[in-house]
RNA sequence: CAACGUGCUCCGGGGUCGGUGCAAUUCCGAACCGGCGGUGACAGUCCGCGAGCCGCGAGCGCCCUUCGGGGCGCGAGCGGUUGAACCGGUGAAACUCCGGUACCGACGGUGAGAGUCCGGAUGGGAGGCGGCACGUGU
Numbered sequence: 001c002a003a004c005g006u007g008c009u010c011c012g013g014g015g016u017c018g019g020u021g022c023a024a025u026u027c028c029g030a031a032c033c034g035g036c037g038g039u040g041a042c043a044g045u046c047c048g049c050g051a052g053c054c055g056c057g058a059g060c061g062c063c064c065u066u067c068g069g070g071g072c073g074c075g076a077g078c079g080g081u082u083g084a085a086c087c088g089g090u091g092a093a094a095c096u097c098c099g100g101u102a103c104c105g106a107c108g109g110u111g112a113g114a115g116u117c118c119g120g121a122u123g124g125g126a127g128g129c130g131g132c133a134c135g136u137g138u
Stems, first nucleotide, its partner, number of pairs: 001137001003136007010127001016030004031116002033105002035049004044103002052081005059074006085101005107119003
């Protein structure tokens, strides 16, 4: 000190005003938000990944047991599923930029239907090497 490995750490934004109503940050009108990698140039809408949901499920824990087994919970991993964009302009190149007009957003909860409230979640996690430590190495 380039590079590499291992461990730890880090890594998601957004509801305010008005209306209706007994009741809504959930409906209506306006408002606000956009994880990660890729790309001939910057992406919520392109191509993928992640979270969520469904199934299978090694294994682990607890309880019961006539010791044969049975029940409940967690669960690595595997499989499935998983939303939405066009027009014009610039340019060598843009569904990514500029202009315009649109559209999308898991599950459970709720006095009434949720991308924005509450909860699982002090969780999980793509990923970048951002930080720290150790090691290999030059």